[in-house]
């Protein structure tokens, strides 16, 4: 320079194919359970879904351009 893949929570990831309520494990805070600790059980809070604009009544999803990651061609 070109091509592919991926960038959603503190972290590991689902959700995208086929547009319509942002999830799940684990981490965290609170309670309950104990004589106290672990371990269990409920709970709650936590994500402008990578960044900008675009189509749509309606975008994490379609588009387009940029960034940044990991492969590949040259």
């Nucleotide at each position: 320079g070109c091509c592919u893949u991926g960038g959603u929570a503190g972290c590991u990831c689902a959700g995208u194919u086929a547009g319509g309520a942002a999830g799940a494990g684990c981490a965290u805070u609170g309670c309950c359970u104990u004589g106290g600790u672990a371990u269990g059980g409920c709970a709650a809070a936590g994500a402008u879904c990578g960044c900008u604009g675009g189509u749509u009544c309606a975008a994490a999803u379609c588009c387009a351009g940029c960034c940044c990651a990991a492969g590949g061609c040259u």
This is a predicted structure of a 74-nucleotide RNA (transfer RNA) from a Nitrososphaeraceae archaeon. Rfam family: tRNA. By type it is a transfer RNA. Lineage of the source: Archaea > Nitrososphaerota > Nitrososphaeria > Nitrososphaerales > Nitrososphaeraceae. RNAcentral records the identical sequence in 4 taxa. The coordinates come from a structure-prediction model, not an experiment, and the mean pLDDT is 81.